Predicted 3D model of a 98-nucleotide RNA (THF (Tetrahydrofolate) riboswitch aptamer) from uncultured Ruminiclostridium sp. The prediction has a mean pLDDT of 77. Rfam family: THF (Tetrahydrofolate) riboswitch aptamer. The family has 101 seed sequences and 747 matches in Rfam 15.1.
[in-house]
RNA sequence: CAGAGUAGGAGACAGCGCGUUAAGUGCUCGGCGGACGGAGAGUUGCCGCUGUGACGAAAAGCUUUGAGGGCUUGCGGUGCUGUCUUCGCAUCUCGCUG
Repeated sequence: CAGAGUAGGAGACAGCGCGUUAAGUGCUCGGCGGACGGAGAGUUGCCGCUGUGACGAAAAGCUUUGAGGGCUUGCGGUGCUGUCUUCGCAUCUCGCUG
C1' cells in the first nucleotide's frame, strides 16, 4: 500500500401460511432490551419487545348449510422458510493475508 472476513439490509424466484368482520406492513412519540468482521471500545445509526397517537386497503365467483362452512381467482408497501443476486464491520485502535 492492497485485500479477506460477521451480524444484518435490499431485490428476484419458489414453497407453506395469515388477513380481507383489517390483523399485518409503513409512520409519530415514550419505555425496556439486544446485536454490530478475530480482539477492545462503540454512536445522534441498526434491530426486537411493549405502550401510545395519526393515517389507511378489494373484493369477485362457485359450492353447501339448521347455524355455519368449503373451494377458486384476486387483493395486502402481509408472516415464515429455502435458493440466487447484491450491499455490508457508522466510526476509532489493534490483529490476519499478500